RNA sequence: ACCGAUUAAAGGCACCCCCGCAGUGAUGCGGGCUCGCAAAGCCAGGAGUCUCGACCUUCGAGAUCGUCCGGCUGCCGAA
Numbered sequence: 001a002c003c004g005a006u007u008a009a010a011g012g013c014a015c016c017c018c019c020g021c022a023g024u025g026a027u028g029c030g031g032g033c034u035c036g037c038a039a040a041g042c043c044a045g046g047a048g049u050c051u052c053g054a055c056c057u058u059c060g061a062g063a064u065c066g067u068c069c070g071g072c073u074g075c076c077g078a079a
Stems, first nucleotide, its partner, number of pairs: 012037002017032006035066001041072003045069003048064007
């Protein structure tokens, strides 16, 4: 120098709920709050769930990454 689990340290994010705004809607954004999270950072690629519209066994568009899988990136770092 590189790899490296856990612990520790330094930090980070922010469930639900409330207020405001946007949207047909799922939901998203901002503020407050803080259930939790070693990727609860990013990506909608696959799946699941949800919304809307149809010619409604199915298809199309959208949402959800804090539902799962996968991909990319990141802090500290014992033996």